[in-house]
RNA sequence: AUCUAUCUUCGGGGCAGGGUGAAAUUCCCGACCGGCGGUAAUAAGCGCGAUGACGCUUUGAGCCCGCGAGCCGUACCUCGCUAAAAGGUAUAGCAGGAUUUGGUGAGAUUCCAAAGCCGACAGUACAGUCUGGAUGGGAGAAGGUGGAG
Numbered sequence: 001a002u003c004u005a006u007c008u009u010c011g012g013g014g015c016a017g018g019g020u021g022a023a024a025u026u027c028c029c030g031a032c033c034g035g036c037g038g039u040a041a042u043a044a045g046c047g048c049g050a051u052g053a054c055g056c057u058u059u060g061a062g063c064c065c066g067c068g069a070g071c072c073g074u075a076c077c078u079c080g081c082u083a084a085a086a087g088g089u090a091u092a093g094c095a096g097g098a099u100u101u102g103g104u105g106a107g108a109u110u111c112c113a114a115a116g117c118c119g120a121c122a123g124u125a126c127a128g129u130c131u132g133g134a135u136g137g138g139a140g141a142a143g144g145u146g147g148a149g
Stems, first nucleotide, its partner, number of pairs: 002148009017029003031129002033119002035067004043058005048052001062117002072093001073091006099115005121132003
């Protein structure tokens, strides 16, 4: 280096302006936003006996791959009348959203240009953006300490 135990910290953004209406940040016009890991031809910087399809560092996808959250299902627990409903915990259940065209090039669903598309549940005039569960959970990120090495 790496592995391992444990602890700490961090860990999500967004309706301007207008229309209708008794009422809408929910409808309509329009505006705005993009969690985590991977991949990567970008960009910036550095390196050189080799100047390269070179090496290293940082950076780089909402819609490519995987994951988290939330919803549904299932199991168990609590309450309850061996019930329903509700609440809690667990869960690989092969559950579950979204991209094309043109350009460059050896190579791009990642670059450049353009046009599209997607976004849990509950509440409420129908919500990705308001309020709420949530001072919660969390993919993971950084660091401390002990052990192995």
FMN riboswitch aptamer (RFN element) from Priestia koreensis, 149 nucleotides, folded computationally.
Taxonomically the source falls in Priestia (Bacteria, Bacillati, Bacilli, Bacillaceae).